[in-house]
This is a predicted structure of a 72-nucleotide RNA (transfer RNA) from Sphaerodactylus townsendi. Its Rfam family is "tRNA". Its family is annotated with triplet codon-amino acid adaptor activity in the Gene Ontology. Its mean pLDDT, the model's own confidence on a scale to 100, is 81.
RNA sequence: GGGGCUGUGGCUCAGUGGUAAAGCAUCUGCUUAGCAUGCAGAAGGUCCCAGGUUUGAUCCUUGGCAUCUCCA
Repeated sequence: GGGGCUGUGGCUCAGUGGUAAAGCAUCUGCUUAGCAUGCAGAAGGUCCCAGGUUUGAUCCUUGGCAUCUCCA
């Protein structure tokens, strides 16, 4: 320099053109003499950035950024 993958709460990830799901973690309550476990609930996302298409974009598309990877 060129090609490819990935980018979604603190972490690991799912997701489909129509108001983003789950697990772990955090907090609250119940349970316990207490802790852990268990049960119930809550909070926490401008879906990497900027354009374009569309009635509507996390999803399609263009460019950029970053990580990883392959070739040279």